Predicted 3D model of a 118-nucleotide RNA (FMN riboswitch aptamer (RFN element)) from a Bacteroidales bacterium. Its mean pLDDT, the model's own confidence on a scale to 100, is 86. The organism belongs to Bacteroidales, within Bacteria. Its Rfam family is "FMN riboswitch aptamer (RFN element)". Gene Ontology term of the family: FMN binding. Rfam 15.1 lists 6,230 matches to the family in 5,120 species. The sequence was found by an Rfam model in a public genome assembly.
[in-house]
RNA sequence: AAUUUUCUUCGGGGCAGGGUGAGAUUCCCGAUCGGCGGUAUAGUCCGCGACUCCUUUUUAGGAUUGAACCGGUUUGAUUCCGGUACCGACAGUAUAGUCUGGAUGGAAGAAGAAAAUA
Repeated sequence: AAUUUUCUUCGGGGCAGGGUGAGAUUCCCGAUCGGCGGUAUAGUCCGCGACUCCUUUUUAGGAUUGAACCGGUUUGAUUCCGGUACCGACAGUAUAGUCUGGAUGGAAGAAGAAAAUA
């Protein structure tokens, strides 16, 4: 330095303040949030996971799965800076990215420990 096996830990955030109404964190004004890997620092580029559905050998496979442009700097940035925007599953309920629920679940992955082999 490389490979394999086992184990441990970690691993999702958010409606302040108001209006209307019998009732709304759901409508309206406004507020606020952003999993993981890649890359010049990313919710909106590329890929992955989760949720949902189907199949099955239920170990797994498949389907579905949202959104950004312009200018500037630079060797390099749809990632930084400036400006103006946009997106967000299902069930419940006065219509939900933010409440409640599946979920004290699961997971992409991250960190560490031990052993073995060449």